[in-house]
Model confidence (mean pLDDT): 78 of 100. Predicted 3D model of a 356-nucleotide RNA (Bacterial RNase P class A) from Neisseriaceae bacterium HSC-16F19. Its Rfam family is "Bacterial RNase P class A". By type it is a ribozyme. The RNAcentral record of the sequence draws on ENA. The model forms 92% of the base pairs in the Rfam consensus.
């Protein structure tokens, strides 16, 4: 100085005018109008998980369905978080990882390959001891060539994602864990470590009963349905019940007499339709500081209040600046994950070069 890991912040700025949703206060019979003050986001977005509220079911237990699936941990809870193990990538800061069972049982392995599973398997290759042939020597027993015909071999090539551990020596006709050393590796038996897991061992045992379970299944845990259009609460018109008046003239015109008119009229009930009000944002809230803890995250204390709409407010306009502004707009709320995303700030680390 360059390249690059991780973790965290910001998402044009400012000024004026003019609007629109809620809140306070004054006003105004109301309708509204003054003032002041608030008014999207790190992902409000996909609705993928989890929980809260809310109704409705519900002994208890299975069954079926669905998710998770290495080990403590954190929290309301999770399929999140955090911290640790393994295995894999990087020189490395770091990253990534459904990481439970393949000796229950059932499927599966396209393509290629000889061959995809009780090690069956012989394509090319290597032997070809033993048998077969057949040449040569021998009287014979037999020796020494030769063919590769039976057969033998998984060293080597060569297919595949995938062919039963690896090196090396011995061993053999050529080979094989066929024997052996050392590695790996199951099992034991010690140690460490809450545990996953890991160290050790003149220990044991030729050696893993091939892959595959985000294929069926098997095994352990959780999971009751449905969702702010949940759900409460108020309640018109019309229809209905009950009760009382009402052709002896009720209601009505009309406030009372008088008159006119001519048949229903009052009160109250219950359902909740339309409409309206709630739920509605003060909460597993946020900031700071402190204890505790490697951390996730908890106690404490001290401050703060931060959209709540119901066709749905959060906008237009004009100016100045700059590095020219991405992806996007709340709808019951809170905790993840996952996707989109112009730039840009800061810390902590890693490799390299160069100087001192």
């Nucleotide at each position: 100085c360059c390249a690059g890991u991780c973790g965290g912040c910001c998402a044009g700025a400012c000024a004026g005018c003019c609007g629109c949703u809620g809140c306070g206060c004054c006003u105004u019979u109301g309708a509204g109008g003054g003032c002041g003050g608030a008014g999207a986001g790190g992902a409000a977005a996909g609705u993928c998980c989890g929980g809260g509220c809310u109704a409705c079911a519900c002994a208890g237990a299975g069954c079926a369905g669905g998710a998770u699936g290495c080990c403590g941990g954190c929290u309301a809870a999770c399929g999140g978080c955090c911290g640790g193990g393994c295995g894999c990538c990087g020189c490395g800061a770091g990253g990534c990882g459904a990481c439970g069972g393949a000796a229950a049982g059932u499927g599966g392995a396209a393509c290629a390959g000889a061959a995809a599973g009780c090690a069956u398997g012989a394509c090319c290759g290597c032997c070809g001891a033993u048998g077969g042939c057949u040449g040569u020597g021998g009287c014979a027993a037999c020796a020494c060539g030769g063919c590769a015909c039976a057969g033998g071999u998984a060293a080597g090539g060569g297919u595949g994602a995938a062919a039963u551990g690896g090196u090396g020596c011995g061993g053999u006709a050529a080979g094989a864990g066929c024997g052996c050393a050392c590695c790996g590796u199951g099992c034991c038996g010690c140690c460490g470590g809450u545990a996953a897991c890991g160290g050790c061992g003149u220990g044991u045992a030729g050696c893993a009963g091939g892959c595959u379970a985000a294929a069926c299944c098997c095994c352990a845990u959780c999971c009751g349905u449905a969702g702010c259009a949940a759900g409460a609460c108020c309640a018109a018109a019309c229809a209905g019940a009950a009760u009382g008046c009402a052709c002896a003239g009720a209601c009505g015109c009309u406030g009372c007499u008088c008159g006119c008119c001519g048949a229903g009229c009052a009160u109250u009930c219950g359902g909740g339709u339309a409409g309206g009000u709630u739920g509605c944002u003060g909460g597993a809230g946020c900031c700071u500081g402190u204890c505790g803890g490697u951390a996730a995250c908890g106690g404490c204390a001290g401050g703060c209040c931060u959209a709540g709409a119901g066709g749905a407010a959060u906008g237009g306009c004009u100016g100045u600046c700059c590095c020219a502004g991405a992806c996007a707009g709340a709808a019951c709320c809170c905790g993840g994950c996952u996707u989109a995303c112009c730039g840009g700030c800061c810390g902590a680390c890693u490799g390299g070069c160069g100087c001192c």